Transfer RNA from a Desulfovibrionales bacterium, 73 nucleotides, folded computationally.
It was read from a public genome assembly.
Its Rfam family is "tRNA". By type it is a transfer RNA.
The coordinates come from a structure-prediction model, not an experiment, and the mean pLDDT is 82.
RNA sequence: GGGGACGUAGCUCAGUUGGGAGAGCGAUGCGUUCGCAACGCAUAGGUCGUGGGUUCAAGCCCCAUCGUCUCCA
Repeated sequence: GGGGACGUAGCUCAGUUGGGAGAGCGAUGCGUUCGCAACGCAUAGGUCGUGGGUUCAAGCCCCAUCGUCUCCA
């Protein structure tokens, strides 16, 4: 330098008809307990990497760009 994959909550990751942004773990609170652990319930937590485009509507489609991994040179 060229090809490919990935980027979504603090961490690990789902998200296929283009229309509801989610799960587990973690955090906080409550319940159960003498207490802890464990379990249950609830709450908080998001620039869907960034910028643009298409569309009534974009995490999802298109273009550019940044970062990580990988293959080739």